Context: one part of a larger RNA
């Protein structure tokens, strides 16, 4: 000077504690360990892996595993030779393909020779092969904690201290007061993006010419006003106005630095390795295996509920190798059809579902759950056998609320209830990022639990 402490003080934060709703038990989905396999490719490993890379594993992706080929190689640049071909492709053998072996066919042109192609030769190649403990860049994390530091200057032999201590205060190193310190940087706030009132303008395709909407630019909120408290400051508590009141919500924004934290498999990149192979193609497999453990979800165990039938209200967002209406066929996926739209104009989408409104069942392993299983259909796609969605129709299992222990949320939030998109032929999406509808409790308080901050004390630690 730090770290530490089952030492002390103050102070924070869904940290506890009030509350609500889970999880841990069931089924299945995903990831993940171990097993087991020719292979089940690799990487993340407490918190900060484990629905994580992957916002799309049937070939392909593919890095892994068998066999089949190739070796200037799949791909790109150079030099030199050499063939002489226009759809750089047909045609036959063989072959799962790739590949190999043989056949026909014979470029342009300014005729100087040059362009372009394939072939041979040569020089560079590749490499998801090691090391994240050699890096760059990017991220998680402590934490959107309130710190971290500089210059001069004082104080100390020095390490160093000081400023940045104290007293109030605040979401804050916010600010005041104060002061051997005076200033100043990075961080806090502000400044930006959206949302919540109101003006003003403009109106395509929205519309009733108002107004909702859109779009563009303005204003509004500053503790600005009064009250009390406090040192009269800062600030605090209360109150008018106001659409909003003390940071109005929400985002973005992440200081100096920890964890030799993660990532050589997004990319660059130093060293090492391999070069008829660790490059490379192609056919098939697997990554989807399954006595078992653990994570994250979904979907229930019902009556605040299930089926029926009728009826109401959005938002965000996407559409040309797309989004597709009207009719029509089919119980239904779905066929057929083809208007309309490069979109505030048409579709997706009558754009929802919880909701309401009748009816029905009557507490039961059921008209609750839906798992497995049988059979028939329907779609994408060369192609669903390992391994793909979706319909009908039959099967109906476990489940009657889940030891120990543990998660997540303080308002338009939890809960819940439905919609859209990325990815993409198509889907294993019950994932993720978004949108909106309905719509709570509870916080007395800081002793305890976990993290953090100041300060103060001990130390056999550095």
């Nucleotide at each position: 000077u730090g770290a530490c402490g089952g030492g002390a003080a103050c102070c924070c934060g869904c940290a506890c504690a009030a509350g609500c709703a889970g999880u841990g038990g069931a089924g299945c989905a995903c990831g993940u360990g171990g097993u087991u396999u020719a292979a089940u490719u690799c990487g993340a490993a407490g918190a900060u892996a484990a629905g994580c890379g992957a916002g799309g594993a049937a070939c392909c992706u593919u890095a892994c595993c068998a066999g089949g080929g190739c070796u200037c190689g799949a791909a790109c640049c150079c030099c030199a030779a050499a063939u002489g071909c226009a759809a750089a492709g047909c045609c036959u053998g063989u072959g799962a393909a790739a590949g190999c072996a043989g056949g026909a066919a014979u470029c342009c042109u300014u005729c100087g020779a040059g362009g372009g192609u394939u072939u041979u030769g040569g020089g560079g190649a590749g490499a998801u092969g090691c090391u994240g403990c050699a890096u760059g860049g990017u991220c998680g994390u402590c934490g959107u904690c309130a710190g971290c530091u500089c210059g001069u200057g004082g104080c100390g032999u020095g390490a160093g201290c000081u400023g940045u201590a104290c007293g109030g205060u605040u979401a804050a190193g916010u600010c005041c007061g104060g002061u051997a310190a005076c200033g100043a940087g990075c961080g806090c706030a502000a400044c930006c993006c959206u949302u919540a009132c109101c003006c003003u303008a403009u109106g395509u395709u929205a519309u009733a010419u108002u107004g909702u909407c859109a779009u563009a630019g303005g204003g509004g909120a500053c503790u600005g006003c009064c009250c009390a408290g406090c040192a009269u400051a800062a600030c605090u508590g209360g109150g008018a106005g106001g659409a909003a009141g003390g940071u109005g919500a929400g985002g973005a924004u992440g200081a100096c630095g920890u964890c030799a934290g993660a990532u050589c498999a997004g990319c660059a990149u130093g060293g090492c390795u391999c070069u008829u192979a660790c490059g490379u193609u192609c056919u098939g497999g697997g990554c989807c295996a399954c006595a078992c453990g653990c994570g994250u979800g979904c979907u229930a165990c019902a009556a605040u509920g299930g089926c029926c039938a009728a009826u109401a209200c959005a938002a965000u967002g996407g559409g040309c190798a797309g989004c597709u209406a009207a009719g029509u066929c089919g119980c239904a996926a779905g066929g057929c059809g083809g208007a309309g739209c490069a979109a505030a104009u048409c579709c997706c989408a009558u754009c929802a579902a919880a909701g309401u409104u009748g009816g029905u069942c009557u507490c039961a392993g059921u008209u609750c759950g839906g798992a497995u299983a049988g059979a028939g259909g329907g779609c994408u796609g060369c192609a669903a056998c390992u391994c793909g969605c979706c319909c009908c129709c039959u099967u109906g299992a476990a489940g009657c609320u889940g030891g120990a222990a543990u998660u997540g949320c303080u308002a338009g939030u939890a809960a819940u209830c439905g919609c859209g998109a990325a990815u993409c032929a198509g889907c294993c999406a019950u994932g993720u990022c978004g949108c909106g509808g309905u719509g709570a409790a509870u916080a007395c308080g800081u002793u305890c639990u976990c993290g953090g901050g100041u300060u103060u004390u001990g130390u056999a630690c550095a």
A computed fold for a 462-nucleotide part of an RNA from a metagenome, annotated as small-subunit ribosomal RNA, 3' major domain. RNAcentral holds the full RNA, with entries from SILVA. The coordinates come from a structure-prediction model, not an experiment, and the mean pLDDT is 81. Its Rfam family is "Bacterial small subunit ribosomal RNA".